Molecule: transfer RNA
Organism: Anaerolineales bacterium
RNA sequence: GCGGGCAUGGUGAAAGGGUAUCACUUUUGCUUCCCAAGCAAACAGUACGGGUUCGAAUCCCGUUGCCCGCU
Numbered sequence: 001g002c003g004g005g006c007a008u009g010g011u012g013a014a015a016g017g018g019u020a021u022c023a024c025u026u027u028u029g030c031u032u033c034c035c036a037a038g039c040a041a042a043c044a045g046u047a048c049g050g051g052u053u054c055g056a057a058u059c060c061c062g063u064u065g066c067c068c069g070c071u
Stems, first nucleotide, its partner, number of pairs: 001070007010024004018054001026042005047063005
């Protein structure tokens, strides 16, 4: 330099173009003499910029970062 893949809460993952979901974590409450476990609730997210579309996490282009391969 060329090609390919990936990017979604703090972490790990789902999501056929139509309300972004689950588990763990965190916080609060219930339960307990206390802790743990259990139960309930809350908080928190689509890497960035454009395009297509009535509507984009999803399709297209570019940028950034990471990974793999080729030279």